The RNA shown here (Bacterial RNase P class A) has 302 nucleotides and comes from Nitrosospira sp. Model confidence (mean pLDDT): 77 of 100. The model forms 93% of the base pairs in the Rfam consensus. Its Rfam family is "Bacterial RNase P class A". By type it is a ribozyme.
RNA sequence: GAAGCUGGCUAGGCAGUCGCCGCCCGCCUUUCGAUUAGGGAGGCGGGGGGAGGAAAGUCCGGGCUCCACAGAGCAGGAUGCCGGUUAAUGGCCGGCCGCCGUAAGGUGAGGAAUAGGGCCACAGAGACGAGCGUAUUAAGUUACGGUGAAACGCGGUAACCUCCAUCCGGAGCAAGACCAAAUAGGCAGGCAAUGAUGUUGCUCGCUGAGCCUGCGGGUAGGUCGCUUGAGCGCACGGGUAACUGUGCGCCUAGAGGAAUGGCUGUCCACGACAGAACCCGGCUUAUCAGUCAGCUUCAUAU
Numbered sequence: 001g002a003a004g005c006u007g008g009c010u011a012g013g014c015a016g017u018c019g020c021c022g023c024c025c026g027c028c029u030u031u032c033g034a035u036u037a038g039g040g041a042g043g044c045g046g047g048g049g050g051a052g053g054a055a056a057g058u059c060c061g062g063g064c065u066c067c068a069c070a071g072a073g074c075a076g077g078a079u080g081c082c083g084g085u086u087a088a089u090g091g092c093c094g095g096c097c098g099c100c101g102u103a104a105g106g107u108g109a110g111g112a113a114u115a116g117g118g119c120c121a122c123a124g125a126g127a128c129g130a131g132c133g134u135a136u137u138a139a140g141u142u143a144c145g146g147u148g149a150a151a152c153g154c155g156g157u158a159a160c161c162u163c164c165a166u167c168c169g170g171a172g173c174a175a176g177a178c179c180a181a182a183u184a185g186g187c188a189g190g191c192a193a194u195g196a197u198g199u200u201g202c203u204c205g206c207u208g209a210g211c212c213u214g215c216g217g218g219u220a221g222g223u224c225g226c227u228u229g230a231g232c233g234c235a236c237g238g239g240u241a242a243c244u245g246u247g248c249g250c251c252u253a254g255a256g257g258a259a260u261g262g263c264u265g266u267c268c269a270c271g272a273c274a275g276a277a278c279c280c281g282g283c284u285u286a287u288c289a290g291u292c293a294g295c296u297u298c299a300u301a302u
Base pairs, nucleotide, nucleotide: 001298002297003296004295005294006293007292008291009290010289012267013266014265015264016263017262018261020050021049023047024046025045026044027043028042029041030040031039032038052273056284057283059282060281061280062279063278064172065171066170067169076168077167078166079165080164081095082094083093084092085091096110097108098107099106100105111163112162116161117160118157119156120155128153132145133144134143135142176224177223178222179221186215187214188213189212190211191210198206199205231250232249233248234247235246236245237244238243268271
C1' cells in the first nucleotide's frame, strides 16, 4: 500500500422565529372549605424536558395484572454435545467435534437408526425387500454382479413420523384497581281516589296516579396503573468471557385521537431506514454515509 475479518460509536450542526404535549415555580381571577392550611378550574409570565438503533416484526424469555398462588391427566408446542451466565430464555459466553475459508474468522435443531413405520433423486435390469442375472451345488447350496451415497446387508435418512430426556396453566395495560352522575330499571320504607303530584311563593280553581326517601349494581365521566427502572454513566475489584460486586454521580417523553413540528438564514461530508402507547432482556428484519479500535493475508522497502 492492497484485499479482508471482528467489535464499537455517530445518525446533519449552529442561529433566529412561530407553534404543539407533559412537568415545575410565581402572580391574578374563581370555586370547595366556618376560617387558616390545603385542593380544583381558568388566565398571564418565567424555567426546564420532549422518539430509536432499530421505537418495527411481535419471533423467544421475564416482570406486572386478573382468572382458583396455577394442581393432575390428555392433547399440543419448544428445545436437544459439555460447562457456564442470567430474573429468565430457544439469548449470550467458553470449550470439544463437523463443515467453509490460505488466514483473521464464520457456521452447525450436534440425543436415539437393534422399538416401530415411511422415504432414498440421477444413474442402474433391480432401491428397501426380497427378488433378478451368470456360474456352481445333492439342495436358494455357494460365489460374483457393470451403476450408485447406499446392491443382493449388520446401508443411509429423525429441520420425515416416531422414541427418549427436559421445559411450557390461560388471557393480556382495551390487563386490572378505585371514585362515581343524569336517565331508565331493581330492592326496602313512607305517603296517595278520605285526592298524592303538577299548575305561580300561598289559597281557591283545574288536573287525576303516582310521589318522596334510602340502598345496591351498571353506564357516561374522572383518578390510578404510567414510567425510578433486573435503569444509565464512571472508577476500582472478581472472572478467559458472557456476566457480576462495591463506591460515586445522573434523572432520561408519558399522551389518551394521540405532542415531539413548520419556516428563514448559514455551514458541511448534503443527511439513510424509520415514529414511543405498561415495562424490561434478547433475536430477526430495514438502513445514505462517516468514524474508531483490534486482527489476518499478500506485495514492497529497511